[in-house]
RNA sequence: GGGCCUAUAGCUCAGUUGGUUAGAGCAUCCGGCUCAUAACCGGACGGUCCCUGGUUCAAGUCCAGGUGGGCCCA
Numbered sequence: 001g002g003g004c005c006u007a008u009a010g011c012u013c014a015g016u017u018g019g020u021u022a023g024a025g026c027a028u029c030c031g032g033c034u035c036a037u038a039a040c041c042g043g044a045c046g047g048u049c050c051c052u053g054g055u056u057c058a059a060g061u062c063c064a065g066g067u068g069g070g071c072c073c074a
Base pairs, nucleotide, nucleotide: 001073002072003071004070005069006068007067010026011025012024013023019057028044029043030042031041032040050066051065052064053063054062
């Protein structure tokens, strides 16, 4: 220098052909259970969907550019 993949909650991830309110597990907090702790059960909290722009009635999803990370080639 060239190509490909990837970015969604504090962490690991899902999200269907673009369409209902963006979800799960773990973590954290509160409660239950227990003599107590863990485990288990219930609940709560937590998001500018990497950034900017475009297409569309409608974008996490499609398009363009950029940034970070990974892999390959030179």

Transfer RNA from an SAR324 cluster bacterium, 74 nucleotides, folded computationally. NCBI's taxonomy places the organism under Bacteria, delta/epsilon subdivisions, Deltaproteobacteria, SAR324 cluster. The prediction has a mean pLDDT of 81.